[in-house]
Context: one part of a larger RNA
RNA sequence: UGACGGGGGCCCGCACAAGCAGCGGAGCAUGUGGUUUAAUUCGACGCAAUGCGAAGAACCUUACCAGGUCUUGACAUCGAUGUAAACCCCAAGAAAUUGGGAGUGGUUUCGGCCGACAGAAGACAGGUGGUGCAUGGUUGUUGUCAGCUUGUGUUGUGAGAUGGUGGGUUAAGUCCCGCCACGAGCGCCACCCUUAUUGUCAGUUACUAACGGGUAAAGCCGAGGACUCUGACAAGACUGCCAGGGAUAACCUGGAGGAAGGUGGGGAUGACGUCAAAUCAUCAUGCCCCUUAUGACUUGGGCUACACACGUGCUACAAUGGCGUAAACAAAGGGAAGCAAACCUGCGAGGGCGAGCAAAUCUCAAAAAUAACGUCCCAGUUCGGACUGCAGUCUGCAACUCGACUGCACGAAGCUGGAAUCGCUAGUAAUCGCGAAUCAGAAUGUCGCGGUGAAUACGUUCCCGGGUCUUGCACA
Repeated sequence: UGACGGGGGCCCGCACAAGCAGCGGAGCAUGUGGUUUAAUUCGACGCAAUGCGAAGAACCUUACCAGGUCUUGACAUCGAUGUAAACCCCAAGAAAUUGGGAGUGGUUUCGGCCGACAGAAGACAGGUGGUGCAUGGUUGUUGUCAGCUUGUGUUGUGAGAUGGUGGGUUAAGUCCCGCCACGAGCGCCACCCUUAUUGUCAGUUACUAACGGGUAAAGCCGAGGACUCUGACAAGACUGCCAGGGAUAACCUGGAGGAAGGUGGGGAUGACGUCAAAUCAUCAUGCCCCUUAUGACUUGGGCUACACACGUGCUACAAUGGCGUAAACAAAGGGAAGCAAACCUGCGAGGGCGAGCAAAUCUCAAAAAUAACGUCCCAGUUCGGACUGCAGUCUGCAACUCGACUGCACGAAGCUGGAAUCGCUAGUAAUCGCGAAUCAGAAUGUCGCGGUGAAUACGUUCCCGGGUCUUGCACA
C1' cells in the first nucleotide's frame, strides 16, 4: 500500500422487512449427474454449468458405435500423359462401389488456344486428435457498481502520501464550499434509438366529416385533405417560474403551469482490473501427435437407454371454476421452392379447386382472457388429463427403433404441497392470447407483441452483496 475481520462510522441495492405469485409434493416436457450400453459423440460444474453451445438429432446434421469399403485420397495447388466430362439405361450389391451400353464442349489463320474431366510417380492434402495452464479473437462475472489512473507541484531516507481526505449534496469521484495543491485522461452524465404531447409538410395501398352515387350489407365508387393513421422535419422539460429550508452555495421539500417534472418510461452503451473464469468443437493459431489411418466414403444403429438423484419449465388439483351457445375489442410480425381467400368435401386433423398477393392493397388471421345467456352443485366430479387400444391425417426416399396432429374409447396421480427456497416496486407482478427465428416435418424452449391489471414498502435492528472513511495485523 493492499487483502482480510463473527472491528467501528456513513451510505446503497427486491438485500431484509411489508406484500403478491411461485418452486419444493403430483403427472408430463426438457437439461444434467449416475447407471447401463457396441456406442449412449464432445464441451459447460457455486453465485457466473444444468429449456446452456443446440435459432429446432427419423436419414442428413454427426463429431460416437458395428459392418462393408478407399489410400495423392471427399477438398486445394503442381503434375508426364490422355479424351471427352456430365446426364441417361442395364446388371450385381444394403449402399458406397464395380462391370457394360448409349452419348456429346467453345473458338480457330486448322499449328493451336480456352474451359472441363481422367491421371502414374511424388510434392502434399486431411484430422470436431492433444494442450484455453503456449495464444489471438470472442464471451461471462464483479457491475451500469462509481470507481481507475496520470502530468506538474508539495511532502516523506524510502515503499508511498497529497490531489480522491474534510463540511454538505447527488443515482453518480454529481455538484458546491473549504483545503499545497492546480490540472488532465478513461469511466458517470449528455450526445444515439424508442415511447408519451403538439404543430408544419405530405396524402396511397391508410382514413371518411360534408356533398353525390350505390348495396342485402359495406369507404364499395366519385370526391375530400377535416379526423384517425402513416413518416419526414420541428417544438417541448431547463429546477425555467413561485414559496419555504439551506451557508447568500450546491441542493432538498412543496406548489403553479403543463401531455410529460426534477435522470419522464424503456433500450443501446460495460472504465482500470479480478477469476491461469469459458471457448484449440465458430474461426484463427504455436508446439506435440496420426498418415493403407486418429484421414475419407457408405448402410444400419446410437446421441431418444432407465432401480435412481438434482435443476428449469408446462398442466393441474377446480365454482373468482369447467362445458355449451351466440357477440366485441389488439399490437407486432411473416409470405414466392411462399402466404393462400371464397366455394365444395370430411365429425376432425385435412383434402379438392384455386381468386388475389414480392403485399398500409392480397393472405396467414380465429385474438384469448372479458361481457351476456344456459348448465353443472362441491363429488376424485361435466375437475384433471397421464397412460393405453383402435381408426386416421400431414410432412418426407423413409415416421419400427424415433415425428407432429385428429376422431372414438380408456380415464392414472393429483383435494394447494415438509425442511428449505426463487422472482417482482407500476402499466410492474399476476393472468390472457398473438407472432417470429430455426425449420420438409417436429416447442411446454427462446426472442418479441399487445389485452386485462393489482397488493405493499413502517423502516434499515438483522441476513446477503457492494461503495467509502477509519481501526487491528494471521497474510502478500

The part of an RNA shown here (small-subunit ribosomal RNA, 3' major domain) has 476 nucleotides and comes from an uncultured bacterium.
Model confidence (mean pLDDT): 85 of 100.
The RNAcentral record of the full RNA draws on ENA and Greengenes.